Predicted 3D model of a 100-nucleotide RNA (c-di-GMP-I riboswitch aptamer) from a marine eukaryotic metagenome.
Its mean pLDDT, the model's own confidence on a scale to 100, is 84.

RNA sequence: GAGAAAGGUAAACCCAUCGAAAGGUGGGGGCGCAAAGCCACAGGUCUACGUUAGCAGAUAGCAAAUCGCUAUCAGUUAAUAUGACAGCCGGGUUGCCGAA
Repeated sequence: GAGAAAGGUAAACCCAUCGAAAGGUGGGGGCGCAAAGCCACAGGUCUACGUUAGCAGAUAGCAAAUCGCUAUCAGUUAAUAUGACAGCCGGGUUGCCGAA
C1' cells in the first nucleotide's frame, strides 16, 4: 500500500539516572512516523573533557639602566572527534499486518 483493521513506535515537555558536554537510558507524555527497526559507510549537524594556538593576567625564575625572556597556574577566545545524532539526508541490511 485500501478514506480499512490488528499490532508497533514515541517529538516537545516533566521526573530519575549516566555523561565534561552534545547526548544516552528508564518512567510519565504524545508531536509525529509505513521502516521514526537496525548499521555512523558518504554528506551534514551538534558537542569539546583533553590537546593545540592566540589574548590579557597572577606567581616564580632569569636578565637588566630599561624594553624584556622562560616556566607554571587559573581565566578567556578560536581550532580540533577520538564523542554524539539513524526522528537531517543518501546508502546498506532485516522485517510485521492486509483487501482488490